[in-house]
Small-subunit ribosomal RNA, central domain from an uncultured prokaryote, 350 nucleotides, folded computationally. The full RNA is in RNAcentral, with records from ENA.
Context: one part of a larger RNA
């Protein structure tokens, strides 16, 4: 390479947009590049294959045939692919009318709680643990009441709930703004799918500069525990956690399951719409579209399990895997301020 694979054995890129490329709906016509058929030329000989013959046989050799699956030219065919032209509406998109949402960005506001500060009441403890101690407190703590400051996070509602491409998003209001769903079937007329490179986004931690710092808390200090205790427990506590601007680009970035399309029993919850019935209005019933769960048939799977949200049956395109260790290391390249990221071996060994 072929083949076989990628939920858990090695293997789905963190996500998305999109370039080249690959693939692409129905129908009519034309062309004839692919495709199919014929003819002609060529495809040296030897070799291979078949038949016959010559050495006593065989190997070997000779004669004849076939073959040389190819290429070129030419004449045709027009189903499929392709190219061009025309048409269509089932894919895709637009319009119109509704709807849900914790989607995003910015600004303003709110209450509870923790901590600290001023003052009042008040007196000897408080705190912490398995038990203690370090620690705080007669310079008046802890408790309690009024007031003030400041930062961070938003209890209940809250839900196998909703939204988002993923990361993620939850107090309230306003402004700006992205996407989605349903109904209608008015418009465009294949405008589509995927996507090597590439671009953008991308939790936490970390980095740079400037702010901010209530609580928590790596490092660090102390008290315990212990044979020791560079830990687990306790008292403190700095980076950090927060904001602004930039960088980093990784995660068990997980559904450990790439994206898109079609098809293939059902049952039962729940969320958002529509239609019909029902009601004063609801509830409720039937049905339909779109999400999100559970159970389950066929089928699949080594098994576990998956099962219309497939890991079933097919199609298109991309990514990736090929025994364990060495190793996501070395070297080189490239990106980064750094930390490091991406790409990524071999010797050797089992």
């Nucleotide at each position: 390479u072929u083949g076989g694979g990628c939920g858990u054995a090695a293997a789905g890129g963190g996500u998305u947009c999109g370039u080249a490329g690959g693939c692409g709906g129905u129908u009519c016509g034309u062309a004839a590049a692919g495709u199919u058929g014929g003819a002609u030329g060529u495809g040296a000989a030897a070799u291979c294959c078949c038949a016959c013959a010559g050495c006593u046989u065989a190997a070997c050799u000779g004669u004849g045939g076939a073959a040389c699956u190819g290429c070129a030219u030419u004449c045709a065919a027009a189903a499929c692919u392709u190219a061009c032209g025309g048409a269509c509406u089932a894919g895709a998109g637009u319009g119109u009318g509704a709807g849900a949402g914790g989607g995003g960005u910015a600004a303003a506001g709110g209450g509870a709680a923790u901590u600290c500060c001023u003052g009042g009441u008040g007196u000897a403890a408080g705190g912490g643990u398995g038990a203690a101690a370090u620690c705080u407190g007669c310079a008046g703590a802890g408790a309690u009441c009024c007031g003030g400051a400041g930062g961070a996070a938003c209890a209940u509602c809250a839900g196998u709930c909703g939204c988002g491409a993923a990361g993620g998003c939850g107090c309230c209001u306003u402004a700006c703004u992205g996407g989605c769903u349903c109904a209608u079937u008015a418009c465009u007329g294949a405008c589509g799918c995927u996507g090597a490179g590439g671009g953008a986004c991308g939790a936490a931690a970390g980095c740079u500069a400037g702010g901010g710092u209530a609580g928590c808390a790596a490092a660090c200090g102390g008290g315990a525990u212990u044979a020791g205790a560079u830990a687990c427990c306790c008292c403190g506590g700095u980076a950090g956690u927060c904001c602004u601007a930039g960088c980093u680009g990784u995660a068990a970035a997980c559904g450990a399951u790439g994206u898109u399309c079609a098809c293939u029993a059902g049952g039962u919850g729940u969320c958002g719409g529509g239609a019909g019935g029902g009601u004063u209005a609801a509830a409720c019933c039937u049905u339909u579209c779109g999400g999100u769960g559970c159970c389950g048939c066929a089928g699949c799977u080594u098994a576990c399990g998956c099962a219309u949200u497939a890991a079933g049956u097919g199609a298109a395109c991309c990514g990736c895997c090929u025994g364990g260790g060495g190793a996501g290391u070395a070297c080189g390249g490239u990106c980064g301020c750094a930390a490091g990221g991406c790409u990524g071996a071999a010797a050797c060994u089992c």